[in-house]
Context: one part of a larger RNA
RNA sequence: CCAGCAACCUCCCGUAGGGAGAGAAGACCCCGUGGAGCUUUACUGCAGCCAGACGUUGUCCUAUGGGCGUGGGAGCGUAGCGUAGGUGGGAGGCGCCGAUCCCGUCCUUUCGGGGGCGGGGGAGCCGAUCCUGAAACACCACCCUUCUGCACCCGUAGGACUAACCCCGGCGCAAGCUGGGGGACAGCGCCUGGUGGGCAGUUCGGCUGGGGCGGCACGCGCGCGAAAAGAUAACACGCGCGCCCAAAGGUCGGCUCAAGCGGGUCAGAAACCCGCUGUAGAGCGCAAGGGCAAAAGCCGGCCUGACCGGACCCUGGAUAACAAGGGGUCCGGACGGGAAACCGAGGCCUAGCGAACGCUCGUGCCCCCACUGGUGGGGGCCGGGCAUGACAGAAAAGUUACCCCGGGGAUAACGGAGUCGUCGCGGGCGAGAGCUCCCAUCGACCCCGCGGUUUGCUGCUUCGAUGUCGGCUCUUCCCAUCCUAGAGGUGCAGCAGCCUCUAAGGGUGGGGCUGCCCGCCCAUUAAAGGGGAUCGUGAGCUGGGUUUAAACCGUCGUGAGACAGGUUGGACUCUACCCACGGGAGG
Numbered sequence: 001c002c003a004g005c006a007a008c009c010u011c012c013c014g015u016a017g018g019g020a021g022a023g024a025a026g027a028c029c030c031c032g033u034g035g036a037g038c039u040u041u042a043c044u045g046c047a048g049c050c051a052g053a054c055g056u057u058g059u060c061c062u063a064u065g066g067g068c069g070u071g072g073g074a075g076c077g078u079a080g081c082g083u084a085g086g087u088g089g090g091a092g093g094c095g096c097c098g099a100u101c102c103c104g105u106c107c108u109u110u111c112g113g114g115g116g117c118g119g120g121g122g123a124g125c126c127g128a129u130c131c132u133g134a135a136a137c138a139c140c141a142c143c144c145u146u147c148u149g150c151a152c153c154c155g156u157a158g159g160a161c162u163a164a165c166c167c168c169g170g171c172g173c174a175a176g177c178u179g180g181g182g183g184a185c186a187g188c189g190c191c192u193g194g195u196g197g198g199c200a201g202u203u204c205g206g207c208u209g210g211g212g213c214g215g216c217a218c219g220c221g222c223g224c225g226a227a228a229a230g231a232u233a234a235c236a237c238g239c240g241c242g243c244c245c246a247a248a249g250g251u252c253g254g255c256u257c258a259a260g261c262g263g264g265u266c267a268g269a270a271a272c273c274c275g276c277u278g279u280a281g282a283g284c285g286c287a288a289g290g291g292c293a294a295a296a297g298c299c300g301g302c303c304u305g306a307c308c309g310g311a312c313c314c315u316g317g318a319u320a321a322c323a324a325g326g327g328g329u330c331c332g333g334a335c336g337g338g339a340a341a342c343c344g345a346g347g348c349c350u351a352g353c354g355a356a357c358g359c360u361c362g363u364g365c366c367c368c369c370a371c372u373g374g375u376g377g378g379g380g381c382c383g384g385g386c387a388u389g390a391c392a393g394a395a396a397a398g399u400u401a402c403c404c405c406g407g408g409g410a411u412a413a414c415g416g417a418g419u420c421g422u423c424g425c426g427g428g429c430g431a432g433a434g435c436u437c438c439c440a441u442c443g444a445c446c447c448c449g450c451g452g453u454u455u456g457c458u459g460c461u462u463c464g465a466u467g468u469c470g471g472c473u474c475u476u477c478c479c480a481u482c483c484u485a486g487a488g489g490u491g492c493a494g495c496a497g498c499c500u501c502u503a504a505g506g507g508u509g510g511g512g513c514u515g516c517c518c519g520c521c522c523a524u525u526a527a528a529g530g531g532g533a534u535c536g537u538g539a540g541c542u543g544g545g546u547u548u549a550a551a552c553c554g555u556c557g558u559g560a561g562a563c564a565g566g567u568u569g570g571a572c573u574c575u576a577c578c579c580a581c582g583g584g585a586g587g
Base pairs, nucleotide, nucleotide: 008587009586010585011584012583013582014581015580017579018578019577021574022573029408030407031406032405034404035403036400037399038398039397042202043201044200045199046198048195049194050193051192052191054189055188056187058161059160060159061158062157063156064155065154066153067152069150070149071148072147073146074145075144085143086142087141088140089139092126093125094124101120102119103118104117105116106115107114108113165182166181167180168179169178170177171176205218206216207215214235219241220240221239222238223237242391243285244347245346249303250302251301252300253299254298255297257281259277260276261275262274263273264272283292284291286352288350289349290348307333308332309331310330311329312328313327314326315325335344336343337342358386359385360384361383362382364381365380366379367378368377369376415461416460417458418457419456421455423451424450425449426448427447428446432442433441469544470542471541472540474536475533476532477531478530479529482507483506484505485502486501487500488499489498490497510522511521512520513519550568551567552566553565554563555562556561
């Protein structure tokens, strides 16, 4: 000096492993006292429909019901001249304005009679007196039951009519006229009742080791948690309350329990009696804790303080503020028990509870309705009852895969991380199996680890998005080694095995079924190992499964719809800036 290779710089063509690549304030999930669609026996309404009353809306007839008034008739236990409704008055009443009586006819009947009308007739008829619980249809008044006539009022049913009103035809510019049909019905108006997802407005609790399902830890009480003042959390643990009691309350007096031992007729381990011991081991309505012995327990007497009014303190309620409820002290009044001191405004104590509005109650108090009195109505104050248990108390059902918005990694599903019960692998001990013999091989109970491929748990990361199963493709790693290599032990004669040690260089294949992973099966093979790499790998592919919208079946649901039930179908975007990697060119 030349050539090649390597390094470096620049460029070109490519590949997609990374930039939790880009895209879209996640559509799944939860949350919001956010929204919308749909459903219904959710709540509250509205239209529509049905029925009734009234108005528009009138005339006549028949039948019939009710009310009030009025006239008339009827009302039979037995005894009794006989058909006695009740009560009161009552000694007289009716009669030529035609009585007793007779005839005809009608109504009624308990079959004996009673009443109305017409005719004859012509002067009497009835009552007090006897029987009766009650005295005269002699007469008068009122009333009860029932039948009937009349008048008025209110209906109900049916029929007829025509003029409102409605329909059709003719005439008319129209108002309207006219003929026919219907007709006080229908229609319309108003009021009341019913029905009413047809439609509308809304609601569809909370807590919560995601949400749902379940539960209530949503209002209270006791013990423990609770760390010796007080306070203190969890869907921590163990249990209770939503009453009860006229005595189980007040007071005064008396008494002493459980248990054990000894003794005593029936009588026994236990019935009742006597004696001894007995700080409580009993009992106190109910949970637990505390408390209590001349009592707070047990028995008896008398009582009603389980009273009225007022004030204050504590608790509820440990940041401040605060309701109902609860507890206590004092004052005034009226009482109970006790000789009295005193005690008592419920219960040995700590649970047993509830606002406004509304309705309702009170031998309660007060006021108003504009002259007074009454009646009726309304209101205020105080007190009681009816309830909100989601318990400081809205008036309230579902569904959404047709969905939407705002948010959240405050919160789930995949992955990661932590943990490792579960899972996989190993060890210690060695009961026992192995004829004998723990350890060739296997190894209970118990104990100690390792791994981070299973499944859980946690909810730390990500919801202004890290694409989710399996397959295909392609690379690399681990060893707890399936084959191949080298060793040791053997209950290793050999062949073949079994156990163990070293070892990850290479290999570990092909088919059937299923979307599959897994698994089962077939024929081979030296062997057909187990795993990791965001369950490696979708800006590499696929898209069978899962997991949108359509649809069918089964099941569930009244329904809208729903279902780790089945079934068919169903858009897989990206032009590579940087790193990385492959090929190439130039310096």